[in-house]
The RNA shown here (Bacterial RNase P class A) has 366 nucleotides and comes from a Chthonomonadaceae bacterium. The coordinates come from a structure-prediction model, not an experiment, and the mean pLDDT is 76. It was read from a public genome assembly, where an Rfam model found it. Its Rfam family is "Bacterial RNase P class A". It is annotated as a ribozyme.
RNA sequence: GCGGGAGGUCGGGUGGUCGCUGCGGCAAGGCGGUCGGGAGGCUUGCCUUCAGUUCGUCAGGCCGGAGAGGAAAGUCCGGGCUCCAUAGGGCACGAUGCCGGAUAACGUCCGGGCGGGGCAACUCGACGGAAAGUGCCACAGAAAUGAUACAGCCGCUCUGCGGCAACGGUGAAAUGGUGCGGUAAGAGCGCACCGGCGGCGUGGAGACACGCCGGCCUGGUAAACCCCAUCGGGAGCAAGACCUGACAGGAGGGGAUGAUGCGGCUCGCGGACUCUCCGGGUAGGUCGCAUGAGGGGCCGGGCAACCGGCUCCCUAGAGAGAUGACCACACAAAUACAAAACCCGGCUUAUAGACCUCCCACAAAA
Numbered sequence: 001g002c003g004g005g006a007g008g009u010c011g012g013g014u015g016g017u018c019g020c021u022g023c024g025g026c027a028a029g030g031c032g033g034u035c036g037g038g039a040g041g042c043u044u045g046c047c048u049u050c051a052g053u054u055c056g057u058c059a060g061g062c063c064g065g066a067g068a069g070g071a072a073a074g075u076c077c078g079g080g081c082u083c084c085a086u087a088g089g090g091c092a093c094g095a096u097g098c099c100g101g102a103u104a105a106c107g108u109c110c111g112g113g114c115g116g117g118g119c120a121a122c123u124c125g126a127c128g129g130a131a132a133g134u135g136c137c138a139c140a141g142a143a144a145u146g147a148u149a150c151a152g153c154c155g156c157u158c159u160g161c162g163g164c165a166a167c168g169g170u171g172a173a174a175u176g177g178u179g180c181g182g183u184a185a186g187a188g189c190g191c192a193c194c195g196g197c198g199g200c201g202u203g204g205a206g207a208c209a210c211g212c213c214g215g216c217c218u219g220g221u222a223a224a225c226c227c228c229a230u231c232g233g234g235a236g237c238a239a240g241a242c243c244u245g246a247c248a249g250g251a252g253g254g255g256a257u258g259a260u261g262c263g264g265c266u267c268g269c270g271g272a273c274u275c276u277c278c279g280g281g282u283a284g285g286u287c288g289c290a291u292g293a294g295g296g297g298c299c300g301g302g303c304a305a306c307c308g309g310c311u312c313c314c315u316a317g318a319g320a321g322a323u324g325a326c327c328a329c330a331c332a333a334a335u336a337c338a339a340a341a342c343c344c345g346g347c348u349u350a351u352a353g354a355c356c357u358c359c360c361a362c363a364a365a366a
Base pairs, nucleotide, nucleotide: 001362003360004359005358006357007356008355009354010353013329014328015327016326017325018324020067021066023064024063025062026061029058030057031056032055033054035052037050038049039048040047041046042045069337073348074347076346077345078344079343080342081236082235083234084233093232094231095230096229097228098112099111100110101109102108113127114125115124116123117122128227129226133225134224135221136220137219150168152164153163154162155161156160176194177193178192179191180190181189195217196216197214198213199212200211201210202209203208240287241286242285243284249278250277251276252275253274254273261269262268294313295312296311297310298309299308300307301306
């Protein structure tokens, strides 16, 4: 220089004008109620009006401060939290699936093993079991796991009988592969090497690797049923909790020997409800609701994921749902994907553009 691999950061800045949603403060206002008071009116216990007091509520004004994301998304996993359910165990169902670790947990992450790709950096893998059982394997082909022989090869006592599966053909796949020996022709029938399986040994924490032995040679398929191991109770913030009001309902007490009403008492009139507690859904309000498995920096442990210590910071919280618009300036340019709704850890998908670090191959030069 050229091509490639891995990881990370930002995704707008400054100033001005106008606006939106919470929060804090200031000064007043409207409406409704409480409490006493002043003035007036008359039917003398009510009405009107005035200022005050305090409570609630409503719409604004001024000032201050705060206000979306790297994915807020898809809602695909995992957890917190809440309510309900629950003696213990099992079945069923679902999910996961090499080994070790991390974690609150995971289907995530880190490290390792094995297999595929790449010259390499690196990357991808539902990666347990097909020798427990069952099913399936299109077309073609004789034959797809039951067995068999289409063309063919060999022998014989040859219209037939017997032996065989090397070679040909079909297929995604044909009963381990290659070679030598052997044979009538053939065949793990014998041998060497390779592959698989089983046994033993060594190394490793383990997945696994390496070595030796045994002709033991067994088709594929489990994102088919299934087997094995591990995990899983259900519903979700419209969860749920509290406050207040009116109205159903229930239980208990009192009541025609009179409840209760007519302001109190007595009389009188009328004549069936009333008191206490519990409580469902509904409407309104408050909480849940943002100090959290939180973020930044430094130090320590660990290969790493991550863990620990010290220190600093506080950063949206609605219920019709706010976070915007315009202008100027600099820059190559301001244009991507998209916007919280209980919270958190992941995964996946979308993303204009800008920037940084490390590594690999090739070529050239020193």